[in-house]
Predicted 3D model of an 86-nucleotide RNA (c-di-GMP-I riboswitch aptamer) from a Pseudomonadota bacterium.
It matches the Rfam family "c-di-GMP-I riboswitch aptamer". Gene Ontology term of the family: cyclic-di-GMP binding.
The coordinates come from a structure-prediction model, not an experiment, and the mean pLDDT is 90.
Taxonomically the source falls in Pseudomonadota (Bacteria, Pseudomonadati).
RNA sequence: CUUCGAUAAGGGCAAACCCGUUGAAAGACGGGGACGCAAAACCACCGGUCUAAGGGACUUGAUCCUACGACAGCGGGGCUACCGAA
Numbered sequence: 001c002u003u004c005g006a007u008a009a010g011g012g013c014a015a016a017c018c019c020g021u022u023g024a025a026a027g028a029c030g031g032g033g034a035c036g037c038a039a040a041a042c043c044a045c046c047g048g049u050c051u052a053a054g055g056g057a058c059u060u061g062a063u064c065c066u067a068c069g070a071c072a073g074c075g076g077g078g079c080u081a082c083c084g085a086a
Stems, first nucleotide, its partner, number of pairs: 002086004012037002017032006035073001042078002045076003048071003054066004058061001
C1' cells in the first nucleotide's frame, strides 16, 4: 500500500417502541431503549423510496402532478478511519 473480517482486546454506533422539542409533512434533534451494524463515520453524484408546504392541472376533489424537503440503517459510487489477519 492492497485485500479481507476467522480470532482477540479496547471500545463505538443504536432499529422498533416510549417521552420531549421541532417541522406543512416525510423526517430531524435530545433523553430512555437495543433490533441489528466492521464503516450503522461523512457526501444526495446515479438509481430507488417517502413527503407535497409552495407551485401547477381540471373533472374543483377526501383529486392528480411536481422537490427547491427528506432517507447515508435501500442498492451503487465517492471519501476518511480503529484493531486484527493475509